[in-house]
RNA sequence: GGGGGUGUAGCUCAGGUGGCAGAGCAACGGCCUUUUAAGCCGUGGGCCGAUGGUUCGAUUCCAUCCACCCUCACCA
Numbered sequence: 001g002g003g004g005g006u007g008u009a010g011c012u013c014a015g016g017u018g019g020c021a022g023a024g025c026a027a028c029g030g031c032c033u034u035u036u037a038a039g040c041c042g043u044g045g046g047c048c049g050a051u052g053g054u055u056c057g058a059u060u061c062c063a064u065c066c067a068c069c070c071u072c073a074c075c076a
Stems, first nucleotide, its partner, number of pairs: 001072007010025004019056001027043005049065005
């Protein structure tokens, strides 16, 4: 350098055909308990990698970049 894949909450990941973004764990608060853990109830937390484009409307479609991974080639 060519090709392919991934990027969504603190972590791991969902999100058929575009229509106000979710789960588990973690965190926080409460209940229970002598206390902790476990269990139960609740709460907060997201520029959906970035910038543009298409569209009434984009996490979703298109383009260009960025990061990471795989592979091929080149150099030594």
The RNA shown here (transfer RNA) has 76 nucleotides and comes from a bacterium. The coordinates come from a structure-prediction model, not an experiment, and the mean pLDDT is 80. Its Rfam family is "tRNA". The family's RNA type in Rfam is transfer RNA. From the family's description: Transfer RNA (tRNA) molecules are approximately 80 nucleotides in length.